Predicted 3D model of a 1504-nucleotide RNA (small-subunit ribosomal RNA) from a metagenome. Rfam family: Bacterial small subunit ribosomal RNA. The RNAcentral record of the sequence draws on SILVA. The prediction has a mean pLDDT of 83.

RNA sequence: AGAGUUUGAUCCUGGCUCAGAACGAACGCUGGCGGCGGGCCUAACACAUGCAAGUCGAGCGCGAAUGUCACCUUUGGGUGGCUAUUAGAGUGGCGCACGGGUGAGUAAUACGUGGGUAAUUUAUCCUCUGGUCUGGGAUAACAUCUCGAAAGGGGUGUUAAUACCGGAUACGUUUCUUGGCUCUUUGGGGUCGAGAAGGAAAGGCGGCCUUUGGGUUGUCGCUGGAGGAUGUGCCCGCGUCCCAUUAGCUUGUUGGUAGGGUAAUGGCCUACCAAGGCUAUGAUGGGUAGCUGGUCUGAGAGGAUGAUCAGCCACACUGGAACUGAGAUAUGGUCCAGACUCCUAUGGGAGGCAGCAGUGGGGAAUUUUGGGCAAUGGGCGAAAGCCUGACCCAGCCACGCCGCGUGAGUGAUGAAGGCCCUUGGGUUGUAAAGCUCUGUCAGGAGGAACGAAAUUAACGGGGUAAUGCCCGGAAUUGAUGGUACCUCCAAAGGAAGCACCGGUUAACUCUGUGCCAGUAGUUGUGGUAAUACAGAGGGUGCAAGCGUUGUUCGGAUUUAUUGGGCGUAAAGCGCGUGUAGGCGGUUUGUUAAGUCAGAUGUGAAAGUCCGUGGUUUAACCGCGGAAGUGCAUCUGAUAUUGAUGGACUUGAGUACCGGAGAGGGUGGCGGAAUUCCCGGUGUAGAGGUGAAAUUUGUAGAGAUCGGGAGGAAUACCCGUGGUGAAGGCGGCCACCUGGACGGAUACUGACGCUGAGACGCGAAAGCGUGGGGAGUAAACAGGAUUAGAUAUCCUGGUAGUCCACGCUGUAAAUGAUGGGUACUAGGUGUCGCGGGUAUUGAUUCCUGCGGUGCCGAUGUUAAUGUAUUAAGUAUCCCGCCUGGGGAGUAUGGAUGUAAGUUUAAAACUCAAAGGAAUUGACGGGGGCCCGCACAAGCGGUGGAGCAUGUGGUUUAAUUCGAUGCUAUGUGCAGAAUCUUACCUGGGUUUGAACUGCAGUGGACCGCCUCAGAGAUGAGGUUUCCCUUUGGGGCUGCUGUGGAGGUGCUGUAUGGCUGUCGUCAGCUCGUGUUGUGAGAUGUUGGGUUAAGUCCCGCAACGAGCGUAACCCUUGCCUUUAGUUGCCAGCGGUUUGGCUGGGCAUUCUAGAGGGACUGCCGGUGUUAAACCGGAGGAAGGUGGGGACGACGUCAAGUCCUCAUGGCCUUUAUGCCCAGGGCUACACACGUGCUACAAUGGUCGGUACAGAGGGCUGCGAUCCCGUGAGGGGGAGCUAAUCCCAAAAAACCGAUCUCAGUUCGGAUUGCAGUCUGUAAUUCGACUGCAUGAAGUCGGAAUCGCUAGUAAUCGCGGAUUAGCAGGCCGCGGUGAAUACGUUUUUGGGCCUUGUAUAUAUUGCCCGUCACACCAUGGGAGUCGGUUGCUCCAGAAGUGAUUGAGUUAAUUUUAGGGAGGUAGGUCCUUAAGGAGUGGCCGGUGACUGGGGUGAAGUUGAAAUAAGGUA
Repeated sequence: AGAGUUUGAUCCUGGCUCAGAACGAACGCUGGCGGCGGGCCUAACACAUGCAAGUCGAGCGCGAAUGUCACCUUUGGGUGGCUAUUAGAGUGGCGCACGGGUGAGUAAUACGUGGGUAAUUUAUCCUCUGGUCUGGGAUAACAUCUCGAAAGGGGUGUUAAUACCGGAUACGUUUCUUGGCUCUUUGGGGUCGAGAAGGAAAGGCGGCCUUUGGGUUGUCGCUGGAGGAUGUGCCCGCGUCCCAUUAGCUUGUUGGUAGGGUAAUGGCCUACCAAGGCUAUGAUGGGUAGCUGGUCUGAGAGGAUGAUCAGCCACACUGGAACUGAGAUAUGGUCCAGACUCCUAUGGGAGGCAGCAGUGGGGAAUUUUGGGCAAUGGGCGAAAGCCUGACCCAGCCACGCCGCGUGAGUGAUGAAGGCCCUUGGGUUGUAAAGCUCUGUCAGGAGGAACGAAAUUAACGGGGUAAUGCCCGGAAUUGAUGGUACCUCCAAAGGAAGCACCGGUUAACUCUGUGCCAGUAGUUGUGGUAAUACAGAGGGUGCAAGCGUUGUUCGGAUUUAUUGGGCGUAAAGCGCGUGUAGGCGGUUUGUUAAGUCAGAUGUGAAAGUCCGUGGUUUAACCGCGGAAGUGCAUCUGAUAUUGAUGGACUUGAGUACCGGAGAGGGUGGCGGAAUUCCCGGUGUAGAGGUGAAAUUUGUAGAGAUCGGGAGGAAUACCCGUGGUGAAGGCGGCCACCUGGACGGAUACUGACGCUGAGACGCGAAAGCGUGGGGAGUAAACAGGAUUAGAUAUCCUGGUAGUCCACGCUGUAAAUGAUGGGUACUAGGUGUCGCGGGUAUUGAUUCCUGCGGUGCCGAUGUUAAUGUAUUAAGUAUCCCGCCUGGGGAGUAUGGAUGUAAGUUUAAAACUCAAAGGAAUUGACGGGGGCCCGCACAAGCGGUGGAGCAUGUGGUUUAAUUCGAUGCUAUGUGCAGAAUCUUACCUGGGUUUGAACUGCAGUGGACCGCCUCAGAGAUGAGGUUUCCCUUUGGGGCUGCUGUGGAGGUGCUGUAUGGCUGUCGUCAGCUCGUGUUGUGAGAUGUUGGGUUAAGUCCCGCAACGAGCGUAACCCUUGCCUUUAGUUGCCAGCGGUUUGGCUGGGCAUUCUAGAGGGACUGCCGGUGUUAAACCGGAGGAAGGUGGGGACGACGUCAAGUCCUCAUGGCCUUUAUGCCCAGGGCUACACACGUGCUACAAUGGUCGGUACAGAGGGCUGCGAUCCCGUGAGGGGGAGCUAAUCCCAAAAAACCGAUCUCAGUUCGGAUUGCAGUCUGUAAUUCGACUGCAUGAAGUCGGAAUCGCUAGUAAUCGCGGAUUAGCAGGCCGCGGUGAAUACGUUUUUGGGCCUUGUAUAUAUUGCCCGUCACACCAUGGGAGUCGGUUGCUCCAGAAGUGAUUGAGUUAAUUUUAGGGAGGUAGGUCCUUAAGGAGUGGCCGGUGACUGGGGUGAAGUUGAAAUAAGGUA
């Protein structure tokens, strides 16, 4: 410090997720030791049991038991001493307000920080000072009686004090009166005086003396006062969470006077008076919460948090109250009320773990009913000492941090085993074993701490008048703990796991599984080759831990002060006027509030940081320092901001002159047009549409002419022209009225800008009341369209549209761009006003100001774009945004007659949603172009019969593959057996074929016989070769490696093939350009069959394609003539047969020829095109081979090859028979026809290209024929297949189911073959079906083509209507590119990228989830009005009652029980507010598998 994730890819916006650190944690797996820390975060839920606050006999009175000793004794016991200065309870003092726990409440009676107290107090402690005199009456304990179950009381009697009370004294002190000095901040404070009044006390212990009365001294106490220290109370400034869907709150409320009360100020309380006080700088209300030092995180600013430790506060079962006291409204005190628990004799009582342990409960979750007061600290005490669950220690828990160990060295046959493997090896791995060492921890044995300082007693010394006090010295004190630590012994022995390994993110293979099981933080993974699941091997990371979960901060600049944005991504209020607020021109004086500098105080300690020291180290701890950005006070500075005074004119404004304008309001006046009414002319339609119909018209429409009525709107002018803040504003005239602009002077003197709230304006539609209503037109009706058509189109038509008044307050109210000011290149239009120049003038040119457009530089921007009218550079103010959906919705409030508007969430859900631009693809977008694409033609298919293939069905099997074009006469160039892969049955298991090794044998093969359907089995016959004698070759059997598979996967593959498409395209290098994907080149203007060529151009070149090179055909030349040919010559059987020849045909080699080369025209002087000449051939001459980058996961594992999987007495191999040939049907491809351009019969012609030895097979003979017999010739330009057919000539048929057509069937045959039944081809005779030119639809073809005619070949034993070739005869038509289909280029739109067979919306149905409404119902909380009112304080009363004092007779003062009143908790009644739970039913929302229905959006999305 970043990374992953939206896309085909890119940039941006934006969310989600991860890597880090941390924790009082929990859970899973695992677990050796030690040190230091930590340990109920939940139920402030309930608590059994024990302990947690006592102490003092040196304040006081009383006073045992037990044991023992002595004495007495009636032997039962009794008395006395000691125990005993005892225990014990009581009285009194001090303490119990500390310490310890918890965080419920509390948003300010709190906390933090800094101040104030001139408005206070403070027990104990310290310092100073003055005192401590004299009297008195009670009371508990105790004794006794008594009530009660108990707890606990009551009566009578006795007694003491440092308990209580009276009096005296009074340096200070308190109050009142009063006088100076001084300070001052509010009542005043301080200090020096005078007078009056009030107010104290207690003794104990020790020494000495003593007349036993006491005195004196020391000490501890007691008391008055002053000061200090410490603590507390009160007050003030500042800071301290969320909600405005909480906007108004308040009657003791705000203030005053007087009084009361308090330690003290104060409405703290009371009476009276006044009517105030708080609030948008957030009152009041609601929710949440102890606050802080600190802790965690972060670079910091911040954010989160408030365990342990420390400071403060609050609380002690819940609520209320006071008492005591220096201090409490009191955790282990009291009283009352309530809830709960316990005891009970039912009358009544007792209790409060949020102290330490512990229990139950809750919970994911948190420890022992331990030891000790040895240390530290606290209470009491003169002290010893006692008490102390504070504390110090131990126990449990890997809860955290830190440290240590589980060994070290050496060791390569790189052992074995595991795993992988290309079978070579690699890896685990120096790892192990082995050898040599060491000894931490744990174990055993022995020794053994620091923490201990004091206190006390005897003694000695110092000091003092003496003691206290100080020093020395002896003894004694350890829970932890026989622990740390040290030494020795033995021994590598007892001590490693967890998570992860697709990317993020370090780490890879095998096996299993097969969208299953599972995984997952995110992206995602898994559907038969999973580095993502599970296991294993290996590896990576951390390590006594490792992972997961939860939470916080970070990353997140994703709330942006540091440090973000708002044209289009979320985001500028529809517009203005203006309040508060914020900001504000030039100059000068004063001030010093902000600001800056210095100083002082404070900012507790601990913590963090730095230094240093102590634990073997570290964690941890000690010491010192720094820091603590803050607050307060003082002093200083004055540039700047503020405040205040003065001055200025440039900002702003006022006055004057001028012109422009659909600026606004009111009234009036026009003309054109539509409609309606009246009348004339006139006759059959008019109207409307894509086409129609509804409608209208013979009762006279439409058309045309004249007259009239009424309403609305103002053609042309009209213009990215004007004007207004925006919405908006358009005939003409008049009146009223706002603003802007130009010009020139004068004046005011910052008067300014923005603007939360507030107020006003605000299109259309809508609402109310009253008018008006021509045209138009939601709703509605009808007609069409359509599968439907509640739409689009048409005919009608009502609200509305118009006017007046009022409401509504919203729009894509848009420049999707808030307002002001300043600055920052230009060019060119236009509107208004002005200046200058030229001109006689219209006007032209230059220029200033103000508006309004276009283009464009720098800049800016994600890009697009913007650009003096900024989206640039700055500044001021306002508004708004923070992922998508839910949702601008619910609820609440406000507003409105309503419709609605405004303000405005959450649960839940997704990992995206989105902007701009790019490349494709697509469009019922556009432009250009091509092709038998259409059109123009010819012939077919679709109808019939048959053949063939497919689907389907059937079957034991009908083997398998191919399935739109691009499967279907396809693999199959040929299924009777074989083929054959399928079925049935019979056999076989190292196998039919191949090969290695080991063992064993010697032949094997062949032939014959029998059984059998055959395979096969049984029997018979026959019997090896080479040799270096070691053995080898060949072969049978057994075993083992392994064979075999037309079994699966063409979606694991190679190879081959189809298709787009013989379409003209597809790319690269360098350069340039863009942030980038990309672009450019390849686009543009021409041209071509062509990205063919030319020109231009930030491109220049190149490659694969096109073309050409290749084959064939068409012309010529040359070479060569056998098997070919024969012009001329000879012979001739008349056949090139022969001699001869190679001229010709032909054959097959080599060459030539055609290139837009030539001419004319067009064209850019180009490329090229058009026409012409010559030529056998002319613009690629015809045909073929040749198929760019790629697409279709196209086809093929059954041609072959091949990974993986499956099978191995079978899915292999052998055999016989069957099947692939089935048949209600559907489709494709063909053949033959339907006839006269024909059929039949007879005759006569003319090819090309092929094939032939397992062959072609002539002449001849036989057969009606298929064919048979026979065999010449031919390994082929020689012989054979071989007859070409259509054609032509002649004859016949005469339009019919025929002399057309030949299916089907019967009989008889031929050939091939082992075999012709399932299931071949052919022949003869007989039979003679459908069919009379074929619906919708659809196919081929542009010239030697279509059509038509026959011939040959491959395959085969045989079988061709198929396929592949060959020639014969031989047309018609193309105006043209509007349309259909396919394709190419450019451009445009896009929400598409699996790419339109795309994407995608809404209702309905089903399931689940959260949520709103809801008659109500239940609960919580709170306000108001009442009722009633415990305890207690206060007030009042007090006839009852009362020791001290007084006078003393009674009484009085004072107190008090009781009563009454005020106040008041819980409680009760009524009525409201708010919040929550639940609720029949109901509303929408979200998510789900491939449901239903339509087709709304995206292309002109088919009605933008």